[in-house]
RNA sequence: GCUUCCAUAGCUCAGUUGGUAGAGUGCUACCUUGGUAAGGUAGAGGUCGUCGGUUCAAUCCCGAUUGGAAGCC
Numbered sequence: 001g002c003u004u005c006c007a008u009a010g011c012u013c014a015g016u017u018g019g020u021a022g023a024g025u026g027c028u029a030c031c032u033u034g035g036u037a038a039g040g041u042a043g044a045g046g047u048c049g050u051c052g053g054u055u056c057a058a059u060c061c062c063g064a065u066u067g068g069a070a071g072c073c
Stems, first nucleotide, its partner, number of pairs: 001072007010025004019056001027043005049065005
């Protein structure tokens, strides 16, 4: 330098060939207990890496860009 893949909740990861995003774990409150742990219920937490384009509508499609990983030279 070229090619491919990845980027989504604090962390680990799903997701749909377009219609206002979920799980596990963690966090908060409550229930339970003599008190912890464990268990149960509820809740908070995300402009889906960034910028533009297409579209009535983009996490999803297209282009560019940033960071990371792998391969080739």

Transfer RNA from an uncultured Clostridia bacterium, 73 nucleotides, folded computationally. It matches the Rfam family "tRNA". From the family's description: Transfer RNA (tRNA) molecules are approximately 80 nucleotides in length. It is annotated as a transfer RNA.